RNA sequence: GCGUGGUUAGCUCAGCGGUAGAGCGGCGCUUUUACACAGCGAAGGCCGGGGGUUCAAAUCCCUCACCGCGCA
Repeated sequence: GCGUGGUUAGCUCAGCGGUAGAGCGGCGCUUUUACACAGCGAAGGCCGGGGGUUCAAAUCCCUCACCGCGCA
């Protein structure tokens, strides 16, 4: 340089056109002498940046950045 995959919650990931979910983690409550385990609850992300298509975009297209893989 060319091709290709990825970027969504603190972490690991799902969601594949109709205003975002799970597990783990953190917080509060219950339980315990206390801790852990367990149960319940609430919080936490305008989806990597920009632009385009569409009534509507995390989702489709273009571009930039970063990460991985392959080729040279």